RNA sequence: GCGCUUGUAGUAUAGUGGUUAGUAUUUGAGCUUCCCAAGCUUGAGACCCGGGUUCGAGCCCCGGCAGGCGCA
Numbered sequence: 001g002c003g004c005u006u007g008u009a010g011u012a013u014a015g016u017g018g019u020u021a022g023u024a025u026u027u028g029a030g031c032u033u034c035c036c037a038a039g040c041u042u043g044a045g046a047c048c049c050g051g052g053u054u055c056g057a058g059c060c061c062c063g064g065c066a067g068g069c070g071c072a
């Protein structure tokens, strides 16, 4: 330099173009307990950046950035 691939809460991960973006973990409050842990209820927290297509984009297309793999 070229090609492929990945990028979603603090962390890990799911997500047929159409719901309030789901789950686990984390964390706030409450319940339970003599206390702790565990458990239960409830709340908080995310789509890498820019542009395009579309009535509508986390999802499709283009460019960029970052990580991984391969070739040179």
Stems, first nucleotide, its partner, number of pairs: 001071007010025004018055001026044006048064005
Model confidence (mean pLDDT): 81 of 100. Transfer RNA from a Candidatus Woesearchaeota archaeon, 72 nucleotides, folded computationally. Rfam family: tRNA.